Notes: A computed fold for a 115-nucleotide RNA from Mucilaginibacter sp. L294, annotated as SAM riboswitch aptamer (S box leader). The organism belongs to Mucilaginibacter, within Bacteria. It matches the Rfam family "SAM riboswitch aptamer (S box leader)". Rfam links the family to the GO term regulation of gene expression.
RNA sequence: UACUUAUCCAGAAAGACAGAGGGAAAGGCCCGAUGACGUCUUAGCAACCUGUACCGGUUUUAUAAACUUGUAAAAGGUGCUAAUUCCUGCUCCGCUAAACGGAGAGAGAUAAGAU
Repeated sequence: UACUUAUCCAGAAAGACAGAGGGAAAGGCCCGAUGACGUCUUAGCAACCUGUACCGGUUUUAUAAACUUGUAAAAGGUGCUAAUUCCUGCUCCGCUAAACGGAGAGAGAUAAGAU
């Protein structure tokens, strides 16, 4: 970054600094001087990638090696720790309609690739 794939109804906060907006954008609805957002420190959550251990599977002549579904733990690389991605918008379906519910698209975030 204009690309690809996967996931997004679970989970997890204290202290210090600082001082006004913040939640991507529009509408809504929230958070915020009882100090939000942000930065730093410490702690935690999770398990995407690397590595580790174990049960199985496949291949090779094989008690070995390579690859691999799954499970465990959390060492390393990220990420995250208000609200479902806070909700909605666009399309379709249920409903006479509205409301409401469901499915999908789009947008966004994160990871791993790619450039």